Annotation: Predicted 3D model of a 1426-nucleotide RNA (small-subunit ribosomal RNA) from a metagenome. Rfam family: Bacterial small subunit ribosomal RNA.
RNA sequence: CGAGCGUGUACCCUGCUUUCGGGCAGGGGAAAGCGGCGAAAGGGUGAGUAACACGUGAGUAACCUGCCCUCAAGUUCGGAAUAGCCCCGGGAAACUGGGAUUAAUACCGGAUGUGGUGCUGGACCGCAUGGUCUGGCCACUAAAGAUUUAUCGCUUGAGGAUGGACUCGCGUCCCAUUAGCUAGUUGGUGAGGUAACGGCCCACCAAGGCGAUGACAGGUAGCUGGUCUGAGAGGAUGGUCAGCCACACUGGGACUGAGACACUGCCCAGACUCCUACGGGAGGCUGCAGUCGAGAAUCUUCCGCAAUGGGCGCAAGCCUGACGGAGCGAUGCCGCGUGGGGGAUGAAGGCCUUCGGGUUGUAAACUCCUGUCACCCGGGACGAAAAAAUGACGGUACCGGGAGAGGAAGCCACGGCUAACUACGUGCCAGCAGCCGCGGUAAUACGUAGGUGGCGAGCGUUAUCCGGAUUUACUGGGCGUAAAGGGUCCGCAGGGUGUCUGCCAAGUCUGAUGUGAAGUACCAAGGCUCAACCUUGGAACUGCAUUGGAUACUGGUGGACUGGAGUGUACGAGGGGAGAGCAGAAUUCCCGGUGUAGCGGUGGAAUGCGUAGAUAUCGGGAGGAAUACCGAUGGCGAAGGCGGCUCUCUGGCGUACCACUGACCCUCAUGGACGAAAGCGUGGGUAGCAAACAGGAUUAGAUACCCUGGUAGUCCACGCUGUAAACGGUGUGCACUAGAUGUGGGCGGUGAUUUAGUCCCGUCUGUGUCCAAGCUAACGCGUUAAGUGCACCGCCUGGGGACUACGGUCGCAAGACUAAAACUCAAAGGAAUUGACGGGGGCCCGCACAAGCGGUGGAGCAUGUGGCUUAAUUCGAGGCAACGCGAAGAACCUUACCCGGGUUUGACAUGUAUUGGCCGGCCUGUGAAAGCAGGCUUUCUCUCACGAGAUCGAUACACAGGUGCUGCAUGGCUGUCGUCAGCUCGUGCCGUGAGGUGUUCGGUUAAGUCCGGCAACGAGCGCAACCCGUGUCGUCAGUUGCUACCAGAUAAUGCUGGGCACUCUGGCGAGACUGCCCGUGUCAAGCGGGAGGAAGGCGCGGAUGACGUCAAGUCCGUAUGGCCCUUAUAUCCAGGGCUGCACACGUGCUACAAUGGUCGGUACAAUGGGACGCAAUACCGCGAGGUGGAGCAAAUCCUCAAAACCGGCCUCAGUUCGGAUUGGAGUCUGCAAUUCGACUCCAUGAAGCUGGAAUCGCUAGUAAAGGCGUAUCAGCAACGACGCCUUGAAUACGUUCCCGGGCCUUGUACACACCGCCCGUCACAUCAUGGAAGCCGGCUGCACCCGAAGUUCCGCGUCCGCGGACCGAAGGUGUGUCCGGUAACUGGGAUGAAGUCGGAACAAGGUAGCCGUUGGGGAACCAGCG
Repeated sequence: CGAGCGUGUACCCUGCUUUCGGGCAGGGGAAAGCGGCGAAAGGGUGAGUAACACGUGAGUAACCUGCCCUCAAGUUCGGAAUAGCCCCGGGAAACUGGGAUUAAUACCGGAUGUGGUGCUGGACCGCAUGGUCUGGCCACUAAAGAUUUAUCGCUUGAGGAUGGACUCGCGUCCCAUUAGCUAGUUGGUGAGGUAACGGCCCACCAAGGCGAUGACAGGUAGCUGGUCUGAGAGGAUGGUCAGCCACACUGGGACUGAGACACUGCCCAGACUCCUACGGGAGGCUGCAGUCGAGAAUCUUCCGCAAUGGGCGCAAGCCUGACGGAGCGAUGCCGCGUGGGGGAUGAAGGCCUUCGGGUUGUAAACUCCUGUCACCCGGGACGAAAAAAUGACGGUACCGGGAGAGGAAGCCACGGCUAACUACGUGCCAGCAGCCGCGGUAAUACGUAGGUGGCGAGCGUUAUCCGGAUUUACUGGGCGUAAAGGGUCCGCAGGGUGUCUGCCAAGUCUGAUGUGAAGUACCAAGGCUCAACCUUGGAACUGCAUUGGAUACUGGUGGACUGGAGUGUACGAGGGGAGAGCAGAAUUCCCGGUGUAGCGGUGGAAUGCGUAGAUAUCGGGAGGAAUACCGAUGGCGAAGGCGGCUCUCUGGCGUACCACUGACCCUCAUGGACGAAAGCGUGGGUAGCAAACAGGAUUAGAUACCCUGGUAGUCCACGCUGUAAACGGUGUGCACUAGAUGUGGGCGGUGAUUUAGUCCCGUCUGUGUCCAAGCUAACGCGUUAAGUGCACCGCCUGGGGACUACGGUCGCAAGACUAAAACUCAAAGGAAUUGACGGGGGCCCGCACAAGCGGUGGAGCAUGUGGCUUAAUUCGAGGCAACGCGAAGAACCUUACCCGGGUUUGACAUGUAUUGGCCGGCCUGUGAAAGCAGGCUUUCUCUCACGAGAUCGAUACACAGGUGCUGCAUGGCUGUCGUCAGCUCGUGCCGUGAGGUGUUCGGUUAAGUCCGGCAACGAGCGCAACCCGUGUCGUCAGUUGCUACCAGAUAAUGCUGGGCACUCUGGCGAGACUGCCCGUGUCAAGCGGGAGGAAGGCGCGGAUGACGUCAAGUCCGUAUGGCCCUUAUAUCCAGGGCUGCACACGUGCUACAAUGGUCGGUACAAUGGGACGCAAUACCGCGAGGUGGAGCAAAUCCUCAAAACCGGCCUCAGUUCGGAUUGGAGUCUGCAAUUCGACUCCAUGAAGCUGGAAUCGCUAGUAAAGGCGUAUCAGCAACGACGCCUUGAAUACGUUCCCGGGCCUUGUACACACCGCCCGUCACAUCAUGGAAGCCGGCUGCACCCGAAGUUCCGCGUCCGCGGACCGAAGGUGUGUCCGGUAACUGGGAUGAAGUCGGAACAAGGUAGCCGUUGGGGAACCAGCG
């Protein structure tokens, strides 16, 4: 779908009839059934699939194709059923059994045969099988009607179109730690099956087929047009749209059909969900919406078939979550808005501030406008085609009008990369971070704020891909040292290949044809107001196929050539290899002789050997291993490697000749052979040496270095192992590209000299050195390339993990070869540069050592520090370079500390306002004082006055004040290296650069001082000089100094007058410059010696401190940023403390005595100081001191020595040494000496008899010794500090060593720079991973069991069907492979601010290191061999 068929409910319409209840007929009609077509399309998804699945291009002569189109022919005669409906059953249900009856375009039989098929001839054609056309007779083989008068159907055949099927070429991911796979496997014959070819299936036969051009196995994945990126080549990707494929709960299966092994069909099995009366049933959203779950995360259970398209139907029409639309989501792309103009008092507020201001900022306010979006009102589509009708979207888009700046801005960033900066908070915390890295009290890096930058309805983050990344290199990389040349050679495959020539045309080039879907991208037009988007056309699609042509090159094939390669002949060198034999020296051992006490060994020793006779020495013998000299930078070999001599066998190489062959060549994955030392197996051998082992030393220890022994081994034969820093760290071969100079082996020369086979020249071939060009990051290489090219092989792609694990192969083992990942780091590395450092080198300085002298360390005391103590013992300084330092004066004060009592604009400064008194002085109370409370007295200047000013007080406010913190926020100053000789710059030159040169070198100097040379030439800061003192002389001056001379006086004295000569004072000058001589040296600088000279080579001493280092010291000298306190961290006062004492250290003093002590006597200084001062003479006191006061503001007065010398005593003792401690008595200063002063006298009389390890100063007027002065200061703890003079030495051979420093050079793994760096075990924590008895899971192989559906091969049966057979999903049993997870325990690995043990490496790393191997050891490591 009623225009295929039979029924036909309720109901409706028409007609007839009626007993008005109704009945009959016709039509319509819900619903299902039979039948037809569709359901294999459309829609979804990407699980599977590495495959003819996909893409592209071919083929089918090996095929099918419903509906559609064209052509030819036909559509005839019959028959039997069945669903539905009706009746009777079963079941909870799903559903189902039986009976009766019925129709067809359902089914069956007959007829016809244009044709078709089969059989059999002929012609033509083709790339094989074969194809096309045309005959013959025989055999077989069709159909359906419906409605209506025009069509729709049906049957047979041919063709077309469309769709499909099959086959083939090419393309299409990763892993070789997957290398062998395969029995229907490969092929044949025959039969079956299919639409069709085919092992597609079966029987038989043969033994094949595939594979390093990657089979098989494993992992991953739908493929493509395209998309993203990229200059391209590529890389990544396959969401939407489009083409193809695959799938439809999981697995299997067929049926129907034109088409399926079928998404919303069937059967079976399984899992799951649901229903159930427990007997049994139902289901499959990866269709559209929607729900749940999981998740970081993904929408409406919307409208409509109006358009486009599909199915059915003659049609009307019905169906269509295809589709057309709307909704949700800033998910993307595109467009638009959030307003525009004017507006400075540059408003307020915010933020910053140098307090002036700046900025936000024309920004706002204010004023004048505009009207997009949104809102309101009105109009209102295209999409509808063909006259009408038909619009989900939609009253939408759009248009007109209206009102009003109204409703509409955020996000990120601001250290560099990278556009954009300040404040506050925080204080390695909190936090940030893409990389580098920020944060530990001044954070442009965290958080916030202000400001600024960027983008903007978005912004930022995360994830992923490409790019940058020539960082997998085809375009377009490398391998000496950065990662990287195989240990070496031979060599199959592969790759590459000399000259000439003929042919072919595979590569190659060129033309044509077909194809390369549409869309995308590009170009040009056009349509939505623009754009995004869409439409049309063009070009393009770099590809594939077919075909015509070209032949230079490559290739194929034929011919020829000699230059590559090989052969031949003649010479030549050689530690090339294998075997056999021989030789001498030496070590050791044995025997004998001589001989006696040691030998041996080391840094020094010891173990060991030796009186049982060693070592030494002589003679004889045994045995093994290795071959001095020659010997070399030399020879040979592929490498490893090879060394006495002779013989035998044997490989390679060079030269000459240019005779022969005629490209025979090069390289080489896999493969094969060789391959040091160590090591292994079997059997020998064993002198020396020597892992292990033992002993002795060394040492903190010493599993080592050293020593004494000593076994494997080292040697031989045979076999294994197969590695080395197997290195030229350089693969092999060929060609090309300047030279110079050695050396090994040949050949040539009409060369030279003279015969030696010498020199020279040329040439070939080895092996070295130095260099041109060129290359290289540099170093360097450089005809023996690391230059320029060609050919081939091997290898690399950040460090560690890891020359590892697992797997595999090999090996007797040791082990070798092959070789990852997790995880972790932001580096690891090369070359060169500058420094620094070295138990590297060279040169050179310094009281650095040495040579000397005197000390410290022991004692007592003083003083500083640590520690302890304390209410407080204020603070700082910390190796040199803190510790008699800040402190050149702690009883109060100082004073910063503690306790207590007070004050609050303050003890001190400035200013304002109000107010009062005017300064000041005196007194009272209380009190420890400060203070508090109170009283008395007197009174300033100017002005007519008001008032002003000065000054003081009170109140209030700004502010004062802080020895509070930060010296790691700072200035300034200082210490130190170091008075060391260095540190730099300009220009030039060299180098890619860091940087170098100059500044190095040869001399010389105290010196980067000077000279010479030099790609350097100059210059600066340092050195030196200029400055001061001192040493000599001259001159000027001559008091307070001096006194030679003259004079005077005194007890005496320059006391006085002269005088200024001398001394001296202090101004000015001179003098010293290697100037002179000799020698030496580069005709230099200079050095050595000498003369003269007061002084001689810087005369001596001082001041003077380069660039810098130590985050050196100082915020408590002062200054100062920031922070902190403000009735207190400010300030005043009293008292205490800084002086505290089991102890330790530094710096000193005094001593321990006779070079002394003590007593007496006698000499000689200088620097200085003095008025709140120094103080004489005199007197008193034993004395400290007192009384007193001349003189002196000082060359005038005062203060002024001691050692020394002379003499006496002491006579070696804890003393006539030593003076601590203590008792007593005093003096002085001061307001005050108790804590806590100094000094004096008397008494007391301690330790101590020269100082361990160790350590300091000093080179000449120095050390040592002796005293004196001064600052601070009332006084003084001063024995300190800073100065002064007196007396006054010793020693330096020299630079090996210690310390510090300078220059050059070398090594470096250091650069916080050796107080560096750094290795391994152990312990702890975390992480990932390997092994592991086992346990669990997954994929899968093999064998067997069971066996659904299905097929229909066989049998039975009228049919339905039953049974057997076959195949067979799922399931089961057993045994394997592979993969994953987990696991007691175990292995190493990685990582982790401050763990343990050592100290292996980096320097000669303190035993050079490293590689291979073997043994040993807590560990790094040590030892043997090469």